[in-house]
Molecule: FMN riboswitch aptamer (RFN element)
Organism: Rothia santali
RNA sequence: UUCGUGCUCCGGGGGUCGGUGAAAUUCCGAACCGGCGGUAUAGUCCGCGACCCGCGCGAUCCGAACGGCCAGCCCGUCUCGGAAGACCGCGGCCGAACCGGUGUGAUUCCGGUACCGACAGUACAGUCUGGAUGAAGGUGCACGAG
Numbered sequence: 001u002u003c004g005u006g007c008u009c010c011g012g013g014g015g016u017c018g019g020u021g022a023a024a025u026u027c028c029g030a031a032c033c034g035g036c037g038g039u040a041u042a043g044u045c046c047g048c049g050a051c052c053c054g055c056g057c058g059a060u061c062c063g064a065a066c067g068g069c070c071a072g073c074c075c076g077u078c079u080c081g082g083a084a085g086a087c088c089g090c091g092g093c094c095g096a097a098c099c100g101g102u103g104u105g106a107u108u109c110c111g112g113u114a115c116c117g118a119c120a121g122u123a124c125a126g127u128c129u130g131g132a133u134g135a136a137g138g139u140g141c142a143c144g145a146g
Stems, first nucleotide, its partner, number of pairs: 001146007009138002016030004031127002033117002035048004043115002052092005060083005065077004069072001097113005119130003
């Protein structure tokens, strides 16, 4: 220094004012926000992650049969039937940017003008509540290998 395994800690921001209404931080007008890896510094490039769907795997549970001795409605099993569909893996699905400038190099910087934002709940939600004490991923430590 690289790889593998285990563990530790960290790991998403933003709704305020006005209007309508019985009711809206959800609608309307104006606001506000930008996870992780890569790359000239990125919400919009190339990828990853949460939800959902499919496939694989089959943890676990129940019953039967047979066996065991500690005799419990206990324990065991290359057996049979049923429930479940976790975790993990693979695949699918899943939004959005242009112009000008500088530069060797930027859809990333600077200037300008745009655009986007899963699912469940609720008066229709990127901003409220929830799965989420989650995940991508990152820091550090230990062990092993090169």